[in-house]
RNA sequence: UGAAGUAGCUCAGUCGGUAGAGCAACGCACUCGUAAUGCGUAGGUCGUAGGUUCGAUUCCUAUCUUCAGC
Numbered sequence: 001u002g003a004a005g006u007a008g009c010u011c012a013g014u015c016g017g018u019a020g021a022g023c024a025a026c027g028c029a030c031u032c033g034u035a036a037u038g039c040g041u042a043g044g045u046c047g048u049a050g051g052u053u054c055g056a057u058u059c060c061u062a063u064c065u066u067c068a069g070c
Stems, first nucleotide, its partner, number of pairs: 001068005008023004017054001025041005047063005
């Protein structure tokens, strides 16, 4: 100096409008019983703190952590 930080994990979501997927977890069905499969449920103060706005994951500022470069 640049990039990243969003669910337990891997990641979407940008021209600001009340946050999603896959896997994992749990429940039910199926099975003699597991696994697999199907259906459903739960899970997030969007790194932190401020600012702008009717409204911020999104815009601005500062700061923390990680990675890369000089």
A computed fold for a 70-nucleotide RNA from a mouse gut metagenome, annotated as transfer RNA. Model confidence (mean pLDDT): 82 of 100. The RNAcentral record of the sequence draws on MGnify. It matches the Rfam family "tRNA". Rfam classes the family as a transfer RNA.